[in-house]
RNA sequence: GGAGAGCUUCUGGCGGUCGCCGCCCGGCUUCGGCCGGGUGGAGGAAAGUCCGAACUCCGACGGGCAGCAUGCUCGCUAACGGCGAGGCACGGCGACGUGACGGAAAGUGCAGCAGAGAGCAGACCGCCGGGCCCCUCGCGGGGUCCGGUAAGGGUGAAACGGUGCGGUAAGAGCGCACCGCUCCAUCGGCGACGAUGCGAGGCACGGCAAACCCCAUGCGGAGCAAGACCAAAUAGGGGAGCGUCCAGCGGGCCGCCCGUCCCGCGACGCGCCACGGCGCGGACGCUCCCGGGUAGGUCGCACGAGGCCGCCGGCAACGACGGCCCCAGAUGAAUGACCGCCCAUCCGGGAGACCGGGGGACAGGAUUCGGCUUACGAAGCUCUCCGGCG
Numbered sequence: 001g002g003a004g005a006g007c008u009u010c011u012g013g014c015g016g017u018c019g020c021c022g023c024c025c026g027g028c029u030u031c032g033g034c035c036g037g038g039u040g041g042a043g044g045a046a047a048g049u050c051c052g053a054a055c056u057c058c059g060a061c062g063g064g065c066a067g068c069a070u071g072c073u074c075g076c077u078a079a080c081g082g083c084g085a086g087g088c089a090c091g092g093c094g095a096c097g098u099g100a101c102g103g104a105a106a107g108u109g110c111a112g113c114a115g116a117g118a119g120c121a122g123a124c125c126g127c128c129g130g131g132c133c134c135c136u137c138g139c140g141g142g143g144u145c146c147g148g149u150a151a152g153g154g155u156g157a158a159a160c161g162g163u164g165c166g167g168u169a170a171g172a173g174c175g176c177a178c179c180g181c182u183c184c185a186u187c188g189g190c191g192a193c194g195a196u197g198c199g200a201g202g203c204a205c206g207g208c209a210a211a212c213c214c215c216a217u218g219c220g221g222a223g224c225a226a227g228a229c230c231a232a233a234u235a236g237g238g239g240a241g242c243g244u245c246c247a248g249c250g251g252g253c254c255g256c257c258c259g260u261c262c263c264g265c266g267a268c269g270c271g272c273c274a275c276g277g278c279g280c281g282g283a284c285g286c287u288c289c290c291g292g293g294u295a296g297g298u299c300g301c302a303c304g305a306g307g308c309c310g311c312c313g314g315c316a317a318c319g320a321c322g323g324c325c326c327c328a329g330a331u332g333a334a335u336g337a338c339c340g341c342c343c344a345u346c347c348g349g350g351a352g353a354c355c356g357g358g359g360g361a362c363a364g365g366a367u368u369c370g371g372c373u374u375a376c377g378a379a380g381c382u383c384u385c386c387g388g389c390g
Stems, first nucleotide, its partner, number of pairs: 001386010012342007020041009043362001047373002050371005055223004067219005072086005087101001088099004102214002107212002109208002124153002126149010161179006180203001181201003184197005227299004237290010248265005269280004306325005312319002343360001346357004
């Protein structure tokens, strides 16, 4: 100098003018508010709403089916599908990165094309032996049939351990050595797992579970528009009192309701009686009361698994202790606009000091918190590999 890897931090600053939302103080008020002052006012992701919780309701407390999710180990945590540390596998020369990483000797199933054969398989070519026929003087060659052979060729993502030596007609874990594999033992580790073995076994058990499935663990549902409280007008419900009346039902009559009119059915409400009335019921009207819901308002809703600093334990995630701090609560929804100076950074010029110009991304609360993911600007530190010079 080039190419990378990991981690951390920040997310423009100051001043002025005019505004917005919450709270506090003071004054005024016609009680509706108004004026003045002070103070607080978005984020690392507030986002996606993907996981996990708090909280609330579903009357209380349990059990199960189905379904869904997770799936190496140990730890952290309120909890998690998150995080930390590690194991193994894969990728990278490396720093480092990635991984649904339980079970295929419980069962079922799948494997296109190619290939002879795709599961406890398979003779297409080749190799070897034998019979028969043909050619040749002969060595031998060719054809055909039967058998052996998984070493070689060929197909495939994958063909029933690999290399070598022996062995054999040719071959073959058929035998042996080494490597691999399985089991066992010992040692190390909490564990996943690792190391070692003149320990056993010729090797059994191919692949796919992001195929069904099996095993283990977890999960009841809905969500702050949860939910709680206060509470109009109008309409409707219930009750009481007073007054008037005695009923009604169906049709013309319409998508629904009401009134009037007409037609039909039916009837002068029911019970008692001393025939004067009394009791019960119904319809309508007026007055009063009760309760439910809506509009609207208040709470939930800002002291919390809270933040910052120090120190201790731990490799770390994280935890313990001490001190300090209070930090948005809007509801058609505030946090903005303009001006000046400066700063990161960019462009042009200059050897340089510097000069001129541009200029700050992604985005924005809506019950809260812990994560993940996605978007995006800048700076710093550590480490790796390569090249050059000393």

Predicted 3D model of a 390-nucleotide RNA (Bacterial RNase P class A) from a Candidatus Multivoradales bacterium. Its Rfam family is "Bacterial RNase P class A". It is annotated as a ribozyme. The sequence is in RNAcentral, with records from ENA. The model forms 98% of the base pairs in the Rfam consensus. Model confidence (mean pLDDT): 76 of 100. It is recorded under the gene name rnpB.